[in-house]
RNA sequence: AGCAGGGAGGAGCAAAUGGAAGCUCGUCGGGCUCAUAACCCGAAGGUUGCAAGUUCGAGUCUUGCCCCUGCUA
Numbered sequence: 001a002g003c004a005g006g007g008a009g010g011a012g013c014a015a016a017u018g019g020a021a022g023c024u025c026g027u028c029g030g031g032c033u034c035a036u037a038a039c040c041c042g043a044a045g046g047u048u049g050c051a052a053g054u055u056c057g058a059g060u061c062u063u064g065c066c067c068c069u070g071c072u073a
Stems, first nucleotide, its partner, number of pairs: 001072007010025004019056001027043005049065005
């Protein structure tokens, strides 16, 4: 330098053909217990890497840039 894959709450990951973001763990509160863990109930936490474009509507499509991984030179 070229090509491919990826970037989503604190962590790991879903979201078929575009219809507005969910799961597990963690955190916080409550229940249970003599108490802790486990278990049960509830809650908070997301400008979906950044910027622009297309569209009535974008995590999803298009363009540029940034970062990570791999391959080639």